[in-house]
Molecule: c-di-AMP riboswitch aptamer (ydaO/yuaA leader)
Organism: Nonomuraea endophytica
RNA sequence: CAGCCGUUGCCGCCUAAUCCCGGGCGUGUUGCCCGGGAGCCGGGGACCCACCCUCACCUGGGGUGAAUCCACUUCGGUGGUAGGGCAUCUCCUGCCCGAACCCGUCAGCUAACCCGGCCGGCAGAUGGAGAGGAAUG
Numbered sequence: 001c002a003g004c005c006g007u008u009g010c011c012g013c014c015u016a017a018u019c020c021c022g023g024g025c026g027u028g029u030u031g032c033c034c035g036g037g038a039g040c041c042g043g044g045g046a047c048c049c050a051c052c053c054u055c056a057c058c059u060g061g062g063g064u065g066a067a068u069c070c071a072c073u074u075c076g077g078u079g080g081u082a083g084g085g086c087a088u089c090u091c092c093u094g095c096c097c098g099a100a101c102c103c104g105u106c107a108g109c110u111a112a113c114c115c116g117g118c119c120g121g122c123a124g125a126u127g128g129a130g131a132g133g134a135a136u137g
Stems, first nucleotide, its partner, number of pairs: 012122003018038008039118006049108001060106001061103004069080004083097004088131005
C1' cells in the first nucleotide's frame, strides 16, 4: 500500500414496521419491559352491486406479501416468468429478489362499527440523460 474478516458510530437501504409522553429496570451510554397517544399498515363487517342455471370431477377454502406461473428434474434442484427493489419522477443501462408464514371448514365488495401489527434483515455505494422540488451558502 492492497485485499479479506470482525466490531462500533454516523449517513443510508428493504419493510406498514416510525415518532412522542408517563412509569419501572438496566447502563460508559443510544437498551429492555408496562401503559397511553399520534402516524402508518392489515383483517372482519350493511344497503347497492356481484355471485347464486345444469352436468362432471374434487385434492376444502381464505389471508399477509413483489414473491405468481411455465418447462425440465437424479426431486437436491435447474432454466425462465408475472411482479418487486437499488434515498423524488420518467427513459436507457447495470445489479439483485422472485421467499416465507398465518387462519382453521369460515370470510365477495362494504358506510357505521369491531379487532390486530409496528418485526426482522442489510450495506459502502450502478451509471447516464431529462423533468421537478427542497435545503444550505